[in-house]
RNA sequence: GAGUGCGACGGUCGCGGCCCGCAGUGCGGGUCGAGGAAAGUCCGAGCUCCACAGGGCAGACUGCCAGGUAACGCCUGGGCGCCGCAAGGCGACGGAAAGGGCCACAGAAAACAAACCGCCCGUCGAAAGACAGGUAAGGGUGAAAAGGUGGGGUAAGAGCCCACCGCGCGGUUGGUAACAGCCGCGGCACGGCAACCCCCAGUCGGAGCAAGGCCAAAUAGGCGGUGAGGCUCAGCCCGAGCCAUUUGAGCCGCGGGUAGGCCGCUCGAGAUGGCGGGUGACCGCCAUCCCAGAUGGAUGACCGUACGGCGCUUGCGCUGAACAGAACUCGGCUUACAGCUC
RNA sequence: GGGGCCGUAGUCUAGCCUGGAUAAGGCACCAGCCUCCGGAGUUGGGUAUCCCCGGUUCAAAUCCGGGCGGUCCCGCCA
Numbered sequence: 001g002a003g004u005g006c007g008a009c010g011g012u013c014g015c016g017g018c019c020c021g022c023a024g025u026g027c028g029g030g031u032c033g034a035g036g037a038a039a040g041u042c043c044g045a046g047c048u049c050c051a052c053a054g055g056g057c058a059g060a061c062u063g064c065c066a067g068g069u070a071a072c073g074c075c076u077g078g079g080c081g082c083c084g085c086a087a088g089g090c091g092a093c094g095g096a097a098a099g100g101g102c103c104a105c106a107g108a109a110a111a112c113a114a115a116c117c118g119c120c121c122g123u124c125g126a127a128a129g130a131c132a133g134g135u136a137a138g139g140g141u142g143a144a145a146a147g148g149u150g151g152g153g154u155a156a157g158a159g160c161c162c163a164c165c166g167c168g169c170g171g172u173u174g175g176u177a178a179c180a181g182c183c184g185c186g187g188c189a190c191g192g193c194a195a196c197c198c199c200c201a202g203u204c205g206g207a208g209c210a211a212g213g214c215c216a217a218a219u220a221g222g223c224g225g226u227g228a229g230g231c232u233c234a235g236c237c238c239g240a241g242c243c244a245u246u247u248g249a250g251c252c253g254c255g256g257g258u259a260g261g262c263c264g265c266u267c268g269a270g271a272u273g274g275c276g277g278g279u280g281a282c283c284g285c286c287a288u289c290c291c292a293g294a295u296g297g298a299u300g301a302c303c304g305u306a307c308g309g310c311g312c313u314u315g316c317g318c319u320g321a322a323c324a325g326a327a328c329u330c331g332g333c334u335u336a337c338a339g340c341u342c
Numbered sequence: 343g344g345g346g347c348c349g350u351a352g353u354c355u356a357g358c359c360u361g362g363a364u365a366a367g368g369c370a371c372c373a374g375c376c377u378c379c380g381g382a383g384u385u386g387g388g389u390a391u392c393c394c395c396g397g398u399u400c401a402a403a404u405c406c407g408g409g410c411g412g413u414c415c416c417g418c419c420a
Base pairs, nucleotide, nucleotide: 001342002341003340004339008305009304010303011302012301013300015033016032017031018030019029020028021027022026035323039334040333042332043331044330045329046328047208048207049206050205054238055237056236057235059204060203061202062201063200064078065077066076067075068074079093080091081090082089083088094199095198099197100196101193102192103191116139117138118135119134120133122131123130124129147165148164149163150162151161152160166188167186168185169184170183171182172181173180174179212263213262214261215260222254223253224252225251226250229243230242231241232240233239256419257418270289271288272287273286274285275284276283277282307320308319309318310317311316312315343416344415345414346413347412348411349410352369353368354367355366362400370389371387372386373385374384375383393409394408395407396406397405
């Protein structure tokens, strides 16, 4: 790091769903009945409604290349960089020459940026030293200071010159590509930060099962204010649609009723086994199976057998470990975790 | 189910947007002075893993990711 992960079989009693039979509000029989994370609500969808979901701006997210997938911020493979002796691991991985902004303190100087110490030459001076000029190799400060190492050259030095490395540009080879190798030219660039604003490329309508439908019941389809335009499309603009204009929409407030039942609610981008394709994620084909649907919210207790773990007197005893319970459903990520296996 | 805000000395609050050394203030607490003693007053003292872990950066309370805890708002009918 990964896999598995409180149980398996039989019986008795006790729960919930479904089916069948008899009956009548129960009885009997059969069958099924919590997780790898059911968690966090972090992403993506299916589904439902908003109207028939349009366009733009803003905003949010992703960020090497190629694939997988319904899709994703996920997964797989590859490239590059960093860490590690190695096996491996991590990556928030486009752009700093489009523009803006920041780099504290220290230091001479922090980016069209520089001379504190030092080195060299000249003048004055007994000397210490002073003045003027040259310098950025050596030292200091700092996270970072005008590419690096070696040699030549120089008054002393410096890409000043040369070799190699690095950097920029061009060509060529391999690769789907990201990239890598080779060759040539050039003394050469303007430091870092974009999990600062920003630029570039791509994606995104909103709300959410308490979505949304149906039935039943009860009451007061009540009262007041505002009112000519209002409402929907999260914000803004355009556009579109619906309702209304004194028979008053919409909005605000007071008051009243109800908190009931049914659907949605489980057949799924489903599971298991086999075969084939692919480095892999995964895809295709065949066969088999139906596996909780609660709603104040169901799984419990006991016995026996085997299996597993621990202890020891080797046959017994103890025990079934932790994190932890579905509430529309799936694909992931993240977090928590005992034991066993790799 | 959906959305917002918060966690900093003993305690209550700033600081976070716009990253720079020593993390700031009121009350409380400690010590000294004053007083016969106490209170009040006055002088001095900051007493801190910035909820936890990791990351970006030279540098993080502040920016980003994950986790823990607290608090507030919303939801039916004519």
This is a predicted complex of two RNAs, RNase P RNA and transfer RNA, with 420 nucleotides together. Rfam match: Bacterial RNase P class A. Rfam's curators write: Ribonuclease P (RNase P) is a ubiquitous endoribonuclease, found in archaea, bacteria and eukarya as well as chloroplasts and mitochondria. Rfam classes the family as a ribozyme.